[in-house]
Context: one part of a larger RNA
């Protein structure tokens, strides 16, 4: 390389958009580039193969045929692919109507809790633990009540639920945006799928500048535990966590399962529509989310119309363990580092 693979053995890119490229629905006409057939030319000889012959045989040698799977020209065929044209509606999109949702962005508002402060009541403890101690407290704590201030998060509803491409999204409300779905089948008429390079988004932590800082809390300090205890437990507590703007670009970014399309028993639950009936049921109905299970698949666990089944197209990736996601180089970054990514050697 071919082949074989990628849930868990090595292997699906974090996600989407999209350039080149690859692939692409039904009918019809033309063309004849690919494709198929015939003919002609060429494809040196030797070699190889087959056959016949010559040396006693063989090696060897000679004759003939075949082969030379190719290229060029020409004459045809037209199913498929291509190209050009016409056309269709089921793929795709648009329109109209109706929903749906923690979808996004910006603003406003709310109550519970916590902390702090002030005032009041009140007196000796509080707090914490397996047990304690550090800590707080007669300069009046803890507890109770009132008022004020602050920041962060939104109990119940809440779910096996919903939405989003993924990351993710939850108090209430307003505004502005976006989107799926269903119904009608009105319009366009293949406008599609995938997608190297590229672009955008991308949890937490971290970084820069400026704010903010209640609770929690790396680091740090103290108290315990212990043989020790740079920990687990306790008392404190800085960065951070929050906001704005700008970076970073990684995660067990997981369904450890790429995207799209078609096909292949069912049952139950749930969610958003729709139809019919007419008031609690029903469906040869459409879209999602789950559980179980047939065929089939699988090394098994298991998967099973939301496939890991049966097929098609495109992309990404894998090829024994360690060395190593390291070194070097390059690109990006303020840095931390990220991306790309070996070899020697060794088993």
């Nucleotide at each position: 390389u071919u082949g074989g693979g990628u849930u868990u053995a090595a292997a699906g890119g974090g996600u989407c958009c999209g350039u080149a490229g690859g692939u692409g629905g039904g009918a019809u006409u033309a063309u004849a580039a690919g494709u198929c057939a015939g003919u002609g030319g060429u494809g040196a000889a030797a070699u190889c193969u087959u056959u016949c012959g010559g040396c006693u045989u063989a090696a060897c040698c000679g004759g003939a045929a075949a082969a030379u799977u190719g290229c060029c020209a020409u004459u045809g065929a037209u199913a498929c692919u291509g190209u050009a044209g016409u056309u269709c509606u089921u793929g795709a999109g648009u329109a109209u109507g109706c929903u749906c949702g923690a979808u996004g962005u910006a603003g406003g508002c709310g109550g519970a809790a916590u902390a702090u402060g002030u005032c009041a009541u009140g007196u000796a403890g509080c707090g914490g633990u397996g047990a304690a101690a550090u800590g707080c407290a007669u300069a009046g704590a803890u507890a109770u009540g009132a008022c004020a201030u602050a920041g962060a998060a939104c109990a119940c509803c809440g779910a096996u639920a919903g939405c989003g491409a993924a990351g993710g999204c939850a108090g209430c409300u307003u505004a502005c945006a976006a989107g799926c779905g269903c119904a009608u089948u009105a319009c366009u008429g293949a406008c599609a799928c995938u997608g190297a390079u590229g672009g955008a988004c991308g949890a937490a932590a971290g970084c820069g500048u400026g704010g903010g800082g209640a609770g929690c809390g790396a680091a740090c300090a103290g108290g315990a535990u212990u043989a020790g205890a740079u920990a687990c437990c306790c008392u404190g507590g800085u960065a951070g966590u929050c906001c704005a703007c700008g970076c970073c670009g990684u995660a067990a970014a997981c369904g450890a399962u790429g995207a799209u399309c078609a096909c292949u028993a069912g049952a139950c639950a749930u969610u958003g529509g729709c139809g019919a009936u007419a008031u609690a049921c029903u469906g040869a109905u459409c879209g999602g989310u789950g559980u179980c299970a047939a065929a089939g698949c699988g090394a098994a666990a298991g998967c099973a119309u939301u496939a890991a089944g049966u097929g098609a197209u495109c992309c990404a990736c894998c090829u024994g363990g360690g060395g190593a996601g390291u070194a070097c180089g390059c690109u990006c970054g303020c840095a931390a580092g990220a991306g790309u990514g070996a070899a020697a050697c060794u088993c």